Predicted 3D model of a 331-nucleotide part of an RNA (large-subunit ribosomal RNA, domain IV) from a Pseudomonadota bacterium. The full RNA is in RNAcentral, with records from ENA. The organism belongs to Pseudomonadota, within Bacteria. Its Rfam family is "Bacterial large subunit ribosomal RNA".

Context: one part of a larger RNA
RNA sequence: CCCUCGUUAAGGAACUCGGCAAAUUGAGCCCGUACCUUCGGCAGAAGGGCUGCCUCCCGCGUGCGCGAGCACAGAGGGAGGUCGCAGAGAGCAGGCCCGGGUGACUGUUUAACAAAAACACAAGUCCCUGCUCAAGCCGUAAGGCGACGUAUAGGGGCUGACGCCUGCCCGGUGCCGGGACCUAAGGAGAGGGGUGCAAGCCCCAAACCGAAACCCCGGUAAACGGCGGCCGUAAUCAUGACGGCCCGAAGGUAGCGGAGUGCCUUGGCGGCUAAAUACCGCCUUGCACGAAAGGCGUAACGACCCGGGCACUGUCUCAACGAGGGACCCG
Numbered sequence: 001c002c003c004u005c006g007u008u009a010a011g012g013a014a015c016u017c018g019g020c021a022a023a024u025u026g027a028g029c030c031c032g033u034a035c036c037u038u039c040g041g042c043a044g045a046a047g048g049g050c051u052g053c054c055u056c057c058c059g060c061g062u063g064c065g066c067g068a069g070c071a072c073a074g075a076g077g078g079a080g081g082u083c084g085c086a087g088a089g090a091g092c093a094g095g096c097c098c099g100g101g102u103g104a105c106u107g108u109u110u111a112a113c114a115a116a117a118a119c120a121c122a123a124g125u126c127c128c129u130g131c132u133c134a135a136g137c138c139g140u141a142a143g144g145c146g147a148c149g150u151a152u153a154g155g156g157g158c159u160g161a162c163g164c165c166u167g168c169c170c171g172g173u174g175c176c177g178g179g180a181c182c183u184a185a186g187g188a189g190a191g192g193g194g195u196g197c198a199a200g201c202c203c204c205a206a207a208c209c210g211a212a213a214c215c216c217c218g219g220u221a222a223a224c225g226g227c228g229g230c231c232g233u234a235a236u237c238a239u240g241a242c243g244g245c246c247c248g249a250a251g252g253u254a255g256c257g258g259a260g261u262g263c264c265u266u267g268g269c270g271g272c273u274a275a276a277u278a279c280c281g282c283c284u285u286g287c288a289c290g291a292a293a294g295g296c297g298u299a300a301c302g303a304c305c306c307g308g309g310c311a312c313u314g315u316c317u318c319a320a321c322g323a324g325g326g327a328c329c330c331g
Stems, first nucleotide, its partner, number of pairs: 001326008010317002014315001019312001027051005036041001038161001052082007061072004083087001095310007102302002107119002123159007136145003162297004167227003172224002174220006186209002191204005228246005255289001256286001267283005
């Protein structure tokens, strides 16, 4: 000096990206517990008190007895006393609270750098599937799964408890329904040709009939997707309910908003701090939120993420001492 561990004056997060690590708390009984809430919860909230030993009293119960009662064991309760610095006497054994983000929750995951706000999830919705081989899937096939099921079933996609909701656009693409046209193979054969004495055989071939697809006409967005620009305008100013023009299929509704999304940006204002690019609340001109690639809320929950506080501490001021094991020396 390194590893693991113990203790520490005064201070107590000044450490640090960050209280990381450590410390605090810790059992049982009693008292007592707020906001919020889906009335279950939050709750072990928080915050307090008690606990050894000795003596006495009460005493659930069991057995016996006809009964008054007797005997046994003793959970639990009460009173008094007694010792120590200390009685859950050592060990094992929650730190707590507040605000916000996110995901409802319990679960699942990158075996060996990621456990998460990712996946799943009940639930919602859309599409497919009517069953002699469903749809879908595996297989060259036979065959199998689906299912010894049958639309309250099965498969696929998206969303993801619950609450309030989920606007406008079908022009493009997809899908669904419908339609006409032109055709393909094929059918049909007017007409024509070759050959033959002929019957016939062979060949060319016009009308016309004949799918799907493209196309056309509609529908459909919890299908893929999309959801404007310029200029002017109110009796201060500012703003612009209002007007004009252009483009478009339609021009972003509710709600939310410097957001896990905001470039400018450390936005502006307020709060917290002695001091804050953080955090919380409000504002909002949203570079580039926005409604099931869901929008906004939400009690409970989380080894999740951000911020604050109490307690507590060797994290630190700032280091010291001790223990064991290494390092080092001899061998």